Predicted 3D model of a 77-nucleotide RNA (transfer RNA) from a Bacillota bacterium.

RNA sequence: GAGGGUGUAGUUCAGUUGGUUAGAACGCUACCUUGACAUGGUAGAGGUCACAGGUUCGAGUCCUGUCAUCCUCACCA
Numbered sequence: 001g002a003g004g005g006u007g008u009a010g011u012u013c014a015g016u017u018g019g020u021u022a023g024a025a026c027g028c029u030a031c032c033u034u035g036a037c038a039u040g041g042u043a044g045a046g047g048u049c050a051c052a053g054g055u056u057c058g059a060g061u062c063c064u065g066u067c068a069u070c071c072u073c074a075c076c077a
Stems, first nucleotide, its partner, number of pairs: 001073007010026004019057001028044005050066005
C1' cells in the first nucleotide's frame, strides 16, 4: 500500500426484511433477609448504538468518509 472482519451499558454479548419503549447476563446502588458476612429476593441507576455526513416518512440496521483494533496479501530492510 491492497482486501476483509469487528466497534451497542462498567465487562462479555444479542438485536430477525429498516418499522415505532434499545435489550440479556455478570457487575454497581438501595432495601428485605442475618448478630455480622455470604447466598437468596425486590427495586433502581447506567447508552450521543466508535466519530462525521448522506438516503428515507422512519436508521443500531442501508450508503460514503474518518478513527481504533484484528486477520490475510504485497513492498522495503

RNAcentral holds the sequence, with entries from ENA. It matches the Rfam family "tRNA". It is annotated as a transfer RNA. The coordinates come from a structure-prediction model, not an experiment, and the mean pLDDT is 80.